[in-house]
Small-subunit ribosomal RNA, 5' domain from uncultured Novosphingobium sp., 498 nucleotides, folded computationally. Rfam family: Bacterial small subunit ribosomal RNA.
Context: one part of a larger RNA
Parts: sequence; C1' cells; structure tokens
RNA sequence: GAUUGAACGCUGGCGGCAGGCCUAACACAUGCAAGUCGAGCGAGAAAUCUCCUUCGGGAGAGAGUAGAGCGGCGGACGGGUGAGUAACGCGUGGGAAUCUGCCCAGUAGCGGGGGAUAGCCCGGGGAAACUCGGAUUAAUACCGCAUACGCCCUACGGGGGAAAGCAGGGGAUCUUCGGACCUUGCGCUAUUGGAUGAGCCCGCGUCAGAUUAGCUUGUUGGUGGGGUAACGGCCUACCAAGGCGACGAUCUGUAGCUGGUCUGAGAGGAUGAUCAGCCACACUGGGACUGAGACACGGCCCAGACUCCUACGGGAGGCAGCAGUGGGGAAUAUUGGACAAUGGGCGAAAGCCUGAUCCAGCAAUGCCGCGUGAGUGAUGAAGGCCCUAGGGUUGUAAAGCUCUUUUACCCGGGAUGAUAAUGACAGUACCGGGAGAAUAAGCUCCGGCUAACUCCGUGCCAGCAGCCGCGGUAAUACGGAGGGAGCUAGCGUUGUUC
Repeated sequence: GAUUGAACGCUGGCGGCAGGCCUAACACAUGCAAGUCGAGCGAGAAAUCUCCUUCGGGAGAGAGUAGAGCGGCGGACGGGUGAGUAACGCGUGGGAAUCUGCCCAGUAGCGGGGGAUAGCCCGGGGAAACUCGGAUUAAUACCGCAUACGCCCUACGGGGGAAAGCAGGGGAUCUUCGGACCUUGCGCUAUUGGAUGAGCCCGCGUCAGAUUAGCUUGUUGGUGGGGUAACGGCCUACCAAGGCGACGAUCUGUAGCUGGUCUGAGAGGAUGAUCAGCCACACUGGGACUGAGACACGGCCCAGACUCCUACGGGAGGCAGCAGUGGGGAAUAUUGGACAAUGGGCGAAAGCCUGAUCCAGCAAUGCCGCGUGAGUGAUGAAGGCCCUAGGGUUGUAAAGCUCUUUUACCCGGGAUGAUAAUGACAGUACCGGGAGAAUAAGCUCCGGCUAACUCCGUGCCAGCAGCCGCGGUAAUACGGAGGGAGCUAGCGUUGUUC
C1' cells in the first nucleotide's frame, strides 16, 4: 500500500447493488417449512335453511361437501450445517463387472377367476398415547390360472415367469336399462435401445511432526462356498506366509475438498464467507424396513443423555429448514408479504402445496453514485487568536445582494416485470407540478519518519507513544485554545492476510 463475513470509539443526509452467528455440531417455547390425486376404491357427516308433523320426529337442500380410511405418486428433490474425514473424500484423466422410477423411441400383450382387509358398525381395555376381539365391505391393494414375440435358467432334452383398470364420445346390435360392445385418451405388463441419474475400480495430485521407525492376522495371496445391481477378504471354511515402510509405513496433531477469493509485476504466499460442483452429517451410538433410489434432517426399531406429560401402570420429543428465544461472544437481522414471476411435488385438468424462490423489514457491514448550495460581495465589519502594539490572521469566509432546487417535503399521474387473464413487491421505480437555502459534516492529525505552528496551562507530575523518543519552569511531542494539514458520510483504532 492493498485486503476484510469484521469489531470498537466519535459522527451520520439520500439512493442503487451486494453481503450479514466466523463463537456453543450449545439447549430450544411458539408458528410455519411436503404434500397431492374423487378421472384407483368403498364409505360418508354436522351447523344452518325450507317443508311436513300424531310434537316423538320425518323429508329436502346443505352435499356425495367436510373430515377420516384403503390405494398410487412424491416425502432419497429442494433447504441447512461443516462435527467427522489426510480418505479414491476431493481434483483431474482413464476403466469394466453394474442398476436406473418418471421421460423418449421400438416390439408384443392387457383373457378368465379367487380369498382377504382398513374404514364404517358392535363390544372390551387404557389417565393418555393408543390398543384388542367380533361382524361386514371395495379397489389400479393382494394371490393363483391361462397365454409368452422378445425375456430368464439349462445338463440343450427341457423348464420358468406378466398385466388393471379409469375417463370422454358413440351409429347399428344385445340389454336385467346399470351396461355390454366399438372407439379415443390416460394407465398397466413383458422386453429392447436411448437419455438422465447413481454405484464400483485404477494412474497422478492433495497440510504438519522422526522429540512417532517399525506396522499388519482377514493381515497378503489362492481354492471352494456365500453375498451384492455389480467386481472384490465384501463375508466364511481350508491352504500358503505373505503385504506395507526413510520415495516416510504406523502413530500424533490439524483440516471438509474444488472452481475460486485476497495479495503480488510475476513466480509464489495466504485462504475456501457469499455463488457453483462434489462429499459428509441430521440430539449421541447402532440397526435394518420400505422403495427405482435411503440405511432416510421434519420415517421406523433398539440403547444412551437431556426435556416434557402422567391417574406412577406408562407415554411424548429432537430448529446444523424459515423466523424467533435463552446461552456463549468483540460481534451478525423480522416470530414480515406473496406464490405475481422462476422452479419443484401431485393431478387429465381446474387447482392444491411449496419459509425453495421472489420481495419487503433491520444495521454506514462493504462497494458505487449523489447531496449538504451557486454567483457576487473589502468599510478586508464584529468577535476570536497572535503581536515587536505599528499590525497580522481567521477571511470572500460571514452579513448583504442576485440566483438555482439535486436530495428531502407536499400534490397529481403511474409502469416494465404477464405479447389473453393473473402483480406480493407497490401507489414502488419513474414522470409532471408546488414551496423554500430551505432538511443534511464530521473524524483524525500537525517533533522526525509524514502533509500541517503558535499561545496558555502543567513541571520526569499529569500524561503521550507505531519506531526513534517527548515531559525535571519558556514543551511546535502532555492538556486546552487559535490557526493549519489530510480524508470525507465517514474518520480513526484494533485484529486478519499478502
């Protein structure tokens, strides 16, 4: 000098853009953050209104609505955090023994049956969470049978394996008047290829310590078996005795990695906030289930710590999602608005959901821009300060006179973002009009380095200080004042990196 996710002190007008718990991966009240589909299925309220009534009630509308249940798809994305990890984790370049829902293209098919079950109803247990029994019922839920182009297994003889319907439209025919049937769309089954995504293997690169020198028994390799989507000591039995290491194994410490970022002429050094890619984690530890995909942040089970409820028998919970609270800390924001846009999930669609996202709020945190007025004005006014007492300086500075109106304020109009409808932002940006210099300047420094000097006070005191050093009676170095220098909505200090 540059730099910063900064903090602190003094000060503070406006706007645009960006960023904002670096510390306790500490604990969390409350609300919201993942639902959706009635065009898969059966079932189905109430308030209220109207009418009737034998005054008990009944019927219609509300409404096939609400709210549940079965079933499907999605909750493996999106969002957070960086604890762990020195590792094929990441980066880069290769590889073969794999899987891939939704999507695209191709081929073939969707025939005929069956038994259950939730919900509802009845009954029981429990404080609750919830749970047990009985009866009944549907499906694109479940299970056989048939069929098998292609598919799988095979000793090449053969063997095995599938499906589901729903909605719209409709001339003839049939009809129990529901429909059958035909057709279109969606869906389903098998399989091939693609696309996308993912798993696995390898070369090279990837911090410090030798005051860590030896490490290793599933260890290194083989055979058989198991397991996986897949290769493999991945697992297991047996056999062999290997494997790694001063080219630093092992151990210890530290750390998410990268694109990048900061600095620097570069080489390099430092760093890994925001944004983007990958990885890991989700109270701590372990485990599997479901599924195309998880060993699953807002799923399940077990154990543990902690918090809460309890009728003491037993239960409930997990903000490293968005806000917010306590705590820690030098320090870091609103319990905001909207799905209008972009994107995501579900749905045929209408649409619903979306703290992703888009916006607004807070704080000079940073960068950038603008303003706090302009011209004129010498009797160089008054006041202040200095003085050799003549004067000098503050200083064209002020006042005065003449103008302007950015910004702020008031009034009116008013977008783009959505090319039909739909705008949270927002009556915002922007435009027009109005009044009036009106609403707006500080901070640090002045001994040398280093731009800027005098007076007073103090008297090795009080104090200053980045280094050298100032202060013990004339201190340009302390404190105040006048004056001056620098930067400016900031200035200075402290910390960080080069």